[in-house]
Molecule: transfer RNA
Organism: Rhododendron simsii
RNA sequence: UCUGCUGUCGUCCAGCGGUUAGGACACCUGGUUUCCGCCCAGGAGACCCGGGUUCGAGUCCCGGCGGCGGAA
Numbered sequence: 001u002c003u004g005c006u007g008u009c010g011u012c013c014a015g016c017g018g019u020u021a022g023g024a025c026a027c028c029u030g031g032u033u034u035c036c037g038c039c040c041a042g043g044a045g046a047c048c049c050g051g052g053u054u055c056g057a058g059u060c061c062c063g064g065c066g067g068c069g070g071a072a
Base pairs, nucleotide, nucleotide: 001071002070003069004068005067006066007065010025011024012023013022018055027043028042029041030040031039048064049063050062051061052060
C1' cells in the first nucleotide's frame, strides 16, 4: 500500500427495514441473613463517527476511524 471480516450497556452475546434495542455476568438499591455470601424483588446502563437510500436504518450503501486476519 492492497484486500477480507468486523464495531450494540463495564464484559460477552442476541436483535426479518416498522418491538419499549433483549439476555447472561458484573454494578446499584431493597428484602432475607448476627455479618458476608447464596437466594428473592427492583433499578441504572449501549447501537464507533459522518453522509446516503427509504415513509421509516442498530439493520442496506459509501467514506472515515478502530480491531482481527491475509497479500505484497